[in-house]
Small-subunit ribosomal RNA from a metagenome, 1454 nucleotides, folded computationally. Model confidence (mean pLDDT): 85 of 100.
């Protein structure tokens, strides 16, 4: 197959047939020739910082197959090559040879222009354009198919009409190439890059411009407006965020680009330097017969690997789109659908109503309850989704057949278009949707609940386990961990992680800053740049307005519409730019031109000045040298020593040498840009200021780079060197003292020439200009007034200070010399540390400078101010704080408490002051809490119920006792006779009990600062605020006591007073007290009597700075008088706000935890009483101011019935006996002692001292062994006044002396209290300690017992250096040189064309070869980046390491 030769397979029809098959025709068609497509569609983002992209332009410098429109044409020939046949090589992939053949394949010829070329002109133009004339030249094609009445015919056809195709030309549409303006990441620790580089002429090449390529010529081109280099990256529409400006991003969808295993190359073609084409090189994988071959999922699925992680080897071309075809149709992992994943967005459901016995369960619990909670159950309903059953789309337009109308045409044929009829096409899918049935039935989770941030309790745990976004939770009461109950939020999701923007005005364009918080360059000159006075004209770049073009679609926004709604989708609109073109305007900025004088500069005349450079010169002082006088020290310090000196120092006088610095003047005075500049004179020289006039005419300001100057120290060369003085030496100090102090002393300090270039180079304040209330000094110059003159006064300009207003500022503060109000320019900042370090660069002789990071680490670092606290800061003041005194402690012995040790136990607590004679005002048992052993388990104690019995007393037995067991005795009160009550036993129950833990869960109580004078509040005022003021100041006081002043005025708690004792007095009262007078007397206030006195104890008085003098404003102070008492008369009680997590759970109370036949309770015994030692508090002493003995005197306050107990008698005594008196101003304890008188002792370890020990006793008590006190006799220790250190006390005090009491059977050297005797001293506030007020500094706030620095040691982390070593990337100069293109050659080969009859020749071509370019590769030498590296350097971090003590206070040397 409707381009061609054909027929491998299949089917149909016909023929032949040996039934194997074969022939012809057809339907169809494998392989092949040919055409078109394959450059689209689909994927990916490696590369690319680029005309890649975006946007707007240019192309007169271009191309364009298929498509559309139009004109013209399609004549006539030729030679091949596949397929095929035969043969051959190879394992294969694949070839080779011979032969045949068709075409819309290929090649000549003809014809042809308006096409193209050449020549000669014309017109026009935007100048490689358009158009036109003439002549010459050149180039084309292919056929296929449907139908057809005549005519012709070899019956194939010719011919005619259609359709398709082909050729040529013009045009269109769409697509593309090239060029240009603008936009487009980071790094300057990348500053210079470039030789085809930049341009020209010519040529080549391309579709086309062009160094695109080549020859020649010129020496250009780019770059701080960032070239080159390095790093990173596809770009955009958009998307996320944001009020916007911006910032981030470039998935899905859309546009462009680039790529297709890596690198290179071309071929074909309209289009490629080509994802599913070719060639070469390379890496990799596979096949192999080892010769050689094959391959490229960044197409759709899928596999492996990697990874925290990303899907099905699905259905279909039904739709949309693409390619081919005349068409039917074929192809299409484009696409349409389905599957998987809550990955996202949207919608829906998991039920609704009612329902209180407020159920059960769970949780909590104040034990009544409360919460979950109308929640559930129950009752009444509904029916989405899901399930089941049934129905069931749209997406379909077309295609084919026929009919019909119209067009083409001669045509009723054919064909095209329209209409009609019939037929046919659905992957999704029996899906969406609809109906029905049953049925609340199948459907809720996740996070959170300390603050931010909505939501709270219990239990468990105990700095563990764990949480944590930030702050931070957890060490026994965790709203923070884990669980539970409850609650909050969101919801088919919820949390976490990662990332982006926001908040963040925290990079500040909108919209920040730089005195002290990070931040002004050390200072000037000046280049580029930025900015720039007044007037006029012009221009139109900026600027503004209008119009046109464009800004794709999608998205965002608005309106309407479609899916039940929404998400989603459709239609329309709006919006979008530094864009392009054009027109207009001309104020402002800019440009050009002209002018002006207010900015700037110049000329003239003055005055000031440590301005700079050079030379000279002067005196004082230090040191040294010489000489004189003179003698023993000098010097130095906190104190000393080193040092100097009898060889004559120091001191003093005279002379000399030398160097450095310039007293007084000297001054918040002057000059200079800053650094800086100081005797005097001269020379040279810069700048500023003032005055008057004239001149120039914006000439100005600032200033990146650049250049110059730049204290001290330091470096180099040469001088100089008096004093001073790093290093160094010595002496001190010290634990040490490489310091501070002292004695010396070298560099250096000085000069010349040259470097260095840094400072808290500071006003911590860049420069310029303008503006904005004031006061008061001072320096320079001028004007006015005025004067004899100096001065004073008013005023102008310039400098330099202080104080203050507005304003500003976080505050402090600044404030016309701004840190105010504005403009211009430069520099700089962006949390602390690491770090001004490393690396790199650059400068330097070096030291080092300039530039200047990161890793890592922290949650702060910092400023100003506030309140405290603190200071080896200051001022004022107080206190037995010191000083002045007296007496002690520390040494001894003993007592007592504590530590330690011991022990079965030595119960526990208290811990500087403010624990230690403390709890304990009294441990033999008890107490008692501890230990050992023996018992009890509703218990030693309480309530209730039941039951029994009174309770009790007494006697036995066992036992250590508790306890057990037995006997005797006893028979309570009340009653309504039932019972009730008390007590005891038993059983049961609710619950007891705990001196177990936590004083760091608490109440209460207490100590302490401290009886110190303070601590606060209301209102007002000031301050942004913390907060201040008041309360500070001047005085005064014991006192925040009072007075005065004051932006404060008042008030409260404290102070004082009110209370108690005491000192004087009055009055009342007079027993138990007292006794003056009277009487008696036993001589004792004993008695009568009295109440005067003493006293007792009630009530009063008294003292208030009231009076006087002086001082003072006053408060008040000093002195005096009177007075018992005088300035608070003495003492006590009384303890502000608070501090110390002070003390106490063992007084009591109490939360929580723990134990429950024991951590409870009872009993016996033991222990708390131990004893190498250490400390505290005491007693007694060491003696003569004493001790012994004898005599003798005087208190106060207490206590006494389980008591005090007299007299008398006994005992040496403790005590015993005795019993009077006393419930106590009556009686008793109860003689007070020291004292006084007398005597002995005479300085000794004693007539001191009394420990210790022995013996004998007394008393208490159930009981004195462990373990009491006392007595007598005997014994007779240490100790002779106490080291360092330390305590108390200021007057009726210290010291000394005794009395009493509480506790208590007994036990006192302790404690509390009472009286007796009775001093010394206080100059004073410098010092020690503590405290109060004001002020100052602070890096402290757990508050100086604070904070904090560095080395070393250990652990760990990141980084740098490093002999090297290993890679990446790249420059330069080379070697090699594949494929391919181009050029040359082409003796080999050669169908088409030409000539020729042919042979053959020619034209042309091909292979091959050569050259140029050329990838990979090789080798050399550089740059750069990175990895690693023995060792090394510093840095960071780290509960409890070492050494010191640098900083913060005057930090102990500012």
């Nucleotide at each position: 197959g409707a381009a061609c030769g054909g027929u491998a397979a299949u089917c149909c029809c016909a023929g032949u047939u040996u039934c194997g098959a074969u022939u012809g025709g057809g339907a169809a068609c494998g392989a092949g020739u040919g055409g078109c497509g394959a450059a689209c569609g689909g994927g990916u983002g490696a590369g690319u910082a680029a005309c890649a992209c975006g946007u707007g332009g240019g192309u007169g410098a271009c191309c364009u197959a298929c498509c559309u429109u139009u004109g013209a044409g399609c004549g006539g020939g030729g030679g091949a090559c596949a397929a095929c046949a035969c043969u051959u090589c190879g394992a294969a992939a694949g070839g080779g040879g011979u032969g045949c053949u068709a075409a819309u394949g290929c090649c000549g010829c003809a014809u042809a222009a308006c096409a193209c070329c050449a020549u000669a002109g014309g017109u026009u133009u935007a100048c490689g354009g358009a158009u036109u004339u003439a002549u010459g030249g050149u180039c084309a094609a292919a056929c296929c198919u449907g139908g057809g009445g005549a005519u012709c015919u070899u019956c194939g056809g010719a011919c005619c009409c259609g359709g398709g195709g082909c050729u040529u030309a013009a045009a269109g549409a769409g697509g593309g190439g090239c060029c240009c303006g603008c936009g487009c990441c980071g790094g300057a620790u990348u500053a210079g890059c470039u030789u085809g580089u930049u341009g020209g002429c010519g040529a080549g090449g391309u579709a086309a411009u062009g160094g695109c390529u080549c020859a020649c010529c010129a020496a250009g081109g780019c770059a701080u407006c960032g070239a080159u280099c390095c790093g990173u990256a596809g770009c955009c529409g958009g998307c996320c965020u944001g009020a916007g400006a911006g910032g981030g991003u470039g998935a899905u969808c859309g546009g462009c680009c680039a790529c297709a295993c890596u690198g290179g190359a071309a071929c074909u073609g309209a289009g490629a330097c080509a994802c599913g084409g070719u060639c070469c090189a390379g890496a990799c994988u596979c096949c192999u017969a080892c010769g050689g071959g094959a391959g490229g999922c960044a197409g759709c699925a899928g596999u492996g690997g990697g990874g925290a992680a990303u899907u099905u080897u699905g259905c279909g071309c039904a739709a949309u789109g693409g390619g081919g075809g005349a068409a039917a149709c074929c192809c299409u992992g484009a696409c349409g659908c389905a599957g998987c994943a809550a990955c996202g967005c949207c919608g829906c459901g998991u039920g609704a109503g009612u329902g209180a016995a407020g159920a059960a369960g769970c949780a909590u619990c104040u034990u009544g309850g409360u919460g979950u909670g109308u929640a559930a159950a129950g009752c009444u309903c509904u029916g989405u989704c899901g399930a089941c059953g049934g129905g069931g789309a749209a997406u379909a337009a077309g295609g084919c057949a026929g009919a019909u109308a119209g067009g083409g045409a001669a045509a009723u044929a054919c064909u095209c278009u329209g209409u009609c009829u019939g037929u046919u096409u659905g992957a999704a899918g029996g899906u969406a949707c609809c109906c029905g049935u049953a049925g609340a039935g199948g459907a809720a989770g996740c996070c959170c609940c300390g603050g931010c941030u909505a939501a709270c309790u219990c239990c468990g745990u105990g700095c563990c386990a764990g949480c944590a976004g930030c702050c931070g939770c957890g060490g026994u009461a965790a709203u923070a961990c884990g669980g539970a109950g409850g609650g909050g939020g969101c919801a088919a999701g919820c949390g976490u992680u990662a990332u982006u923007c926001g908040g963040a005005a925290u990079u500040a364009c909108u919209g920040g800053g730089c005195g002290u918080a990070a931040a002004g360059g050390g200072c000037g000159c000046g280049u580029a740049g930025g900015c720039g006075g007044c007037c006029u004209g012009u221009u139109a770049a900026g600027u503004g307005a209008g119009a046109a073009g464009u800004g794709a679609a999608a998205g965002c926004c608005c309106a309407c519409g479609g899916c039940u709604u929404a998400a989603c989708c459709g239609u329309g609109g709006a919006a979008u730019g530094u864009c392009u073109u054009u027109u207009c305007a001309a104020a402002c900025u800019g440009g050009c031109a002209g002018g002006c004088u207010a900015g700037a500069g110049g000329u003239u005349g003055g005055a000031a000045g440590a301005g700079g450079g050079a030379a000279g010169u002067g005196g004082a002082a230090u040191u040294c040298c010489u000489g004189g006088u003179g003698u023993a020290g000098c010097g130095g310090u906190g104190a000393a020593a080193u040092g100097c000196g009898u060889a004559g120092a120091g001191a003093u006088c005279a002379g000399g040498a030398g160097g450095a610095a310039c007293a007084c003047c000297u001054g918040u005075g002057g000059c200079g840009a800053a650094a800086g500049c100081g005797g005097c004179u001269u020379c040279c020289u810069g700048g500023g200021c003032c005055a008057c006039a004239c001149c120039u005419g914006a000439c100005g300001c600032u200033g990146a780079g650049g250049c110059g100057c730049g204290a001290a120290a330091g470096c180099a060369u040469g001088g100089g060197g008096a004093g001073c003085a790093a290093a160094c030496a010595g002496g001190a100090u010290u634990a040490g003292a490489u310091a501070c102090c002292c004695u010396g002393g070298u560099a250096g300090u000085c000069c010349a020439c040259g470097c260095c270039c840094u400072a808290a180079a500071c006003g911590a304040u860049g420069g310029a200009u303008a503006c904005u209330u004031g006061g008061u000094g001072u320096c320079g110059c001028g004007g006015g007034u005025g004067u004899c003159g100096a001065c004073c006064c008013c005023u102008g300009c310039g400098g330099u200070g202080c104080c203050g207003g507005a304003g500003c500022u976080a505050a402090c503060g600044c404030a016309u010399u701004a840190a105010g109000u504005a403009u211009c320019c430069c520099g700089c900042c962006u949390g602390g540390g690491g770090a001004g370090u490393a690396c790199g660069g650059u400068c330097g002789c070096a030291a080092g400078g300039c530039u200047g990071a990161a890793a890592c680490u922290c949650a702060a670092a910092g400023g100003a101010a506030u309140u405290g606290a603190c200071g080896g800061g200051g001022g004022c003041c107080c206190g037995c704080a010191c000083a002045a005194g007296c007496g002690g402690u520390g040494g001894a012995g003993c007592a007592u408490g504590u530590g330690g040790u011991u022990u079965a136990a030595u119960u526990c607590g208290a811990a500087g002051c403010a624990a230690c004679g403390c709890g304990a005002a009294g441990a033999a048992c008890c107490u008692u809490a501890c230990c050992u052993g023996g018992g009890c388990u509703u218990a030693a104690c309480u309530g209730c119920a039941u039951u029994u019995g009174a309770a009790g007393g007494u006697c036995g037995c066992a036992g250590a006792g508790a306890u057990g067991u037995g006997g005797c005795u006893g028979u309570c009160c009340u009653u309504u006779c039932g019972g009730g009550g008390a007590c005891a036993g038993a059983u049961g129950u609710a619950g007891a009990g705990g001196u177990g833990c936590u004083g760091c869960a608490u109440g209460g109580c207490u100590g302490u600062c401290g009886u110190c004078a303070g601590c606060u509040c209301g209102u007002g005022u000031c301050g942004u605020g913390a907060g201040a003021u008041g309360u500070u100041g001047g005085g005064u006081u014991a006192a925040g006591u009072c007075c005065c002043g004051c932006a404060a005025c008042g008030a409260g708690c404290g102070c004082a007073a009110c209370c108690c004792c005491u000192g004087c007095u009055u009055u009342u009262a007079g027993u138990u007290g007292c006794c003056a007078u009277c009487a008696g007397u036993u001589c004792g206030g004993c008695u009568g009597g009295g109440c005067a006195c003493u006293c007792u104890a009630g009530a009063g008085g008294g003292a208030c700075u009231g009076c006087c003098u002086g001082g003072g404003c006053a408060a008040c102070c000093a002195g005096g008088a009177g007075g018992a008492a005088g300035g608070c008369g003495g003492g006590g009680a009384u303890g502000a706000c608070g501090u110390c997590a002070a003390g106490u759970c063992c007084u009591c109370a109490u939360g929580g935890c723990c134990c429950u036949u024991a951590c409870g309770u009872c009993c016996a015994g033991g222990g708390c009483u131990a004893c190498a030692c250490a400390c505290g508090u005491g007693c007694u002493a060491c003696a003569a101011u004493g001790g012994g003995c004898g005599g003798u005197a005087c208190a106060a306050a207490g206590c006494g019935a389980a008591g005090c107990g007299a007299a008398g008698c006994c005992g040496c005594g403790a005590g015993g006996u005795g019993a009077a008196g006393c419930c106590a101003a009556u009686c008793g304890c109860a003689u007070a002692a020291a004292g006084c008188c007398g005597u002995c002792c005479u300085c000794a370890g004693u007539u001191c001292g009394g420990a210790u020990u022995g013996c004998a006793g007394u008393c208490u008590g159930c009981a004195a062994c462990u373990c009491g006190a006392c007595u007598g006799c005997a014994u007779g220790a240490a100790g002779u006044u106490g080291g360092a250190a330390u305590c108390g006390c200021u007057a009726g005090u210290a010291a000394c002396c005794g009395g009493a009491g509480a506790u208590c059977a007994g036990c006192a050297c302790g404690c509390u209290u009472c009286g007796g005797u009775g001093a010394a001293u206080a100059c004073g506030u410098u010092c020690c300690c503590g405290g109060g007020c004001c002020u100052u500094g602070u890096a402290c706030a757990c508050a100086c017992c604070g904070c904090c620095c560095g080395u070393c040691a250990c652990a760990u982390c990141a980084c740098g250096a490093a002999a090297g070593u290993c890679g990446g990337u790249u420059g330069c100069a080379c070697c090699u040189g594949a494929a391919a293109g181009c050029g040359g050659u082409g003796a080999g080969c050669u169908a088409a064309c030409u000539a020729g009859c042919a042979a053959u020749a020619g034209a042309g071509g091909c292979a091959g070869c050569c050259g140029c370019u050329g990838a990979c590769g090789g080798a050399g030498u550089g740059g750069u980046c990175g990895g690693u590296g023995a060792u090394u350097g510093g840095g960071g971090u780290g509960a409890a390491g070492u050494c010191g003590g640098a900083a913060c206070a005057a930090g102990g040397u500012a």
RNAcentral holds the sequence, with entries from SILVA.